Predicted 3D model of a 379-nucleotide RNA (Bacterial RNase P class A) from a Bacteroidales bacterium. The coordinates come from a structure-prediction model, not an experiment, and the mean pLDDT is 78. It matches the Rfam family "Bacterial RNase P class A". From the family's description: Ribonuclease P (RNase P) is a ubiquitous endoribonuclease, found in archaea, bacteria and eukarya as well as chloroplasts and mitochondria. A source record names the gene rnpB.
[in-house]
RNA sequence: AACGGUCGCCGCUCUAUCGCUGGCAGUCCUGUACUGCGAGAGGAAAGUCCGGGCAACACGAGUCGCCAUACUUCCUAACGGGAAGGGGCGCUGCGGUGCAAACCCUGCGUCACAGCAAGUGCCACAGAAAAACAAACCGCCCGUUGCAAGACAGGUAAGGGUGAAAACGCGAGGCAAGAGCUCACGACGACGCGCAGUGAUGCCGUCGAUGGUAAACCUUAUGGGUUGAAAGACCAAAUACACCGACAGUUAAGGGCCGACUCGCCCGUUGUCGGGGGGUAGGUUGAUUGAGACGUCUGGCAACAGCCGUCCUAGAUGAAUGAUAGAGACCUGUCCACAAAGACAGGGACAGAACCCGGCUUACAGGCGCCCGUUUUUU
Numbered sequence: 001a002a003c004g005g006u007c008g009c010c011g012c013u014c015u016a017u018c019g020c021u022g023g024c025a026g027u028c029c030u031g032u033a034c035u036g037c038g039a040g041a042g043g044a045a046a047g048u049c050c051g052g053g054c055a056a057c058a059c060g061a062g063u064c065g066c067c068a069u070a071c072u073u074c075c076u077a078a079c080g081g082g083a084a085g086g087g088g089c090g091c092u093g094c095g096g097u098g099c100a101a102a103c104c105c106u107g108c109g110u111c112a113c114a115g116c117a118a119g120u121g122c123c124a125c126a127g128a129a130a131a132a133c134a135a136a137c138c139g140c141c142c143g144u145u146g147c148a149a150g151a152c153a154g155g156u157a158a159g160g161g162u163g164a165a166a167a168c169g170c171g172a173g174g175c176a177a178g179a180g181c182u183c184a185c186g187a188c189g190a191c192g193c194g195c196a197g198u199g200a201u202g203c204c205g206u207c208g209a210u211g212g213u214a215a216a217c218c219u220u221a222u223g224g225g226u227u228g229a230a231a232g233a234c235c236a237a238a239u240a241c242a243c244c245g246a247c248a249g250u251u252a253a254g255g256g257c258c259g260a261c262u263c264g265c266c267c268g269u270u271g272u273c274g275g276g277g278g279g280u281a282g283g284u285u286g287a288u289u290g291a292g293a294c295g296u297c298u299g300g301c302a303a304c305a306g307c308c309g310u311c312c313u314a315g316a317u318g319a320a321u322g323a324u325a326g327a328g329a330c331c332u333g334u335c336c337a338c339a340a341a342g343a344c345a346g347g348g349a350c351a352g353a354a355c356c357c358g359g360c361u362u363a364c365a366g367g368c369g370c371c372c373g374u375u376u377u378u379u
Stems, first nucleotide, its partner, number of pairs: 001375005007369004012328007020040002023037005028031001042350001046361002049359005054228004066224005071085005086113001087111005093105001095104003114219002119217002121213003137160002139156003143152003168186002171183003188208005194203003232285004241277001243275007254267004292311004297306003330347006
């Protein structure tokens, strides 16, 4: 220098014209008006996955069920997020110890990392056998038989073969041959008022069993009320209507004034005017000053916390935040023999607030920085 990777940051700028949505001020013809000034999307505004604020409703207690989570400590309003640490697994090296198995060290990566050593289930194909008092295809050993080749009966899971996986590994003893059958070492699990550590855990000691699978049923522990801004609160037109009052009309429906008739009165009924409540259209609020942003310092390995100072930074709602032109910067290609400079042509990603906040995940043209790796060149 080129290429690749991890992490972090930025993610076009300026001018003019025409528009869009709020705010403030002014003007008048008082309006969804005009004029002026000022403001107006993101690093993910996205997916709506997790957590919280806020709100309404629900709620005597317990058990079961359902859902979620699952090494430790810390951070945080909270979390399934983050930081630091522990452990497992894989890779790394002319590394170290050891007869070997295996372990240790260096660096890197990765893991939903409780329990299959509680029970049950499952493990295709291949294979004799896929999980138990197992299983004998080849091989090995013993016996019987046979002249021999071989045949038959039994033992054997060390070797071969099958398979993703074959019943802990390795060295020795042992045996007819073999086998954790026995012993040492090692892997693994449990236990310990042992030692170290806040703890996970490590070391030491004792005991023990042995395939895998719990994003299989299940067991253990912890947590979880439901809904979601279309939540909720307030104001409220026109028309129609419950109800109330005044006035007028009518017995044309009906009832009462204790049997019948007449007259009358009351309730009612009809109309007009006035009042009036609920709800609808619509409007206001919730709603943007907040676990807020930026900066210095302090504490902490870090996530983060604290003090002080400065700042106010969209608030639309059938939903604004745009378009065009010019200039500049950047990137790509071509030409000038290479480079530089220049000329010409082309390009601008992902995406777009919708109550707010903290995370996670996913998408992204182009650019910048730190670190790491590979290759080449120079000293």